[in-house]
Molecule: c-di-GMP-I riboswitch aptamer
Organism: Deltaproteobacteria bacterium
RNA sequence: GUUCGAUAAGAGCGUCAGUGAGGCAACUCACUGACGCAAAGUCAUGGGCCAAGUAUUUGGUUGCCAGGCUGCCGAA
Numbered sequence: 001g002u003u004c005g006a007u008a009a010g011a012g013c014g015u016c017a018g019u020g021a022g023g024c025a026a027c028u029c030a031c032u033g034a035c036g037c038a039a040a041g042u043c044a045u046g047g048g049c050c051a052a053g054u055a056u057u058u059g060g061u062u063g064c065c066a067g068g069c070u071g072c073c074g075a076a
Base pairs, nucleotide, nucleotide: 002076003075004074005073012037013036015034016033017032018031019030020029021028022027041069042068043067045066046065047064048061049060050059051058052057
């Protein structure tokens, strides 16, 4: 450097549920619990989905797919 995630250890993430707060809503934030994840880190760039609106449109979602950038441990 490339490929892989069988085993072990440490660290991390936060779907779901409960409680509280914010938002018209989708949904977001904090705490606790249980499951799960080797990119379940990050960027709304393309697609998908969702919400608001008569509509142009605006917003949300990366724990839906693709793409960009970055990365722990171990094995070969």